[in-house]
RNA sequence: AAUCCGAAAGGGCAAACCAAUCGAAAGGUUGGGACGCAAAGCUACGGACCUAACGUCGUAAGACUAUGGAAGCCGGGUUGCCGAA
Numbered sequence: 001a002a003u004c005c006g007a008a009a010g011g012g013c014a015a016a017c018c019a020a021u022c023g024a025a026a027g028g029u030u031g032g033g034a035c036g037c038a039a040a041g042c043u044a045c046g047g048a049c050c051u052a053a054c055g056u057c058g059u060a061a062g063a064c065u066a067u068g069g070a071a072g073c074c075g076g077g078u079u080g081c082c083g084a085a
Stems, first nucleotide, its partner, number of pairs: 005083002012037002017032006035072001041078003045075003049069002055064003
């Protein structure tokens, strides 16, 4: 110095829920709030997942469909703080 790793210190993020707001919805954003997190930073590339406005089919009920989501589901890619064992 690097990799694995995760003690300490300082700091960081923020689930559920609530309010406002955007959205057809899923969900997002902001504020409050902390279940947790060493990548719970970033990225929809693969798988799984959520929604179904438009569209297609249907007499209807409804079914299918991502061009919409989700990184705090599992992998991949990429960047990064600290330094005990």

Predicted 3D model of an 85-nucleotide RNA (c-di-GMP-I riboswitch aptamer). Its mean pLDDT, the model's own confidence on a scale to 100, is 90.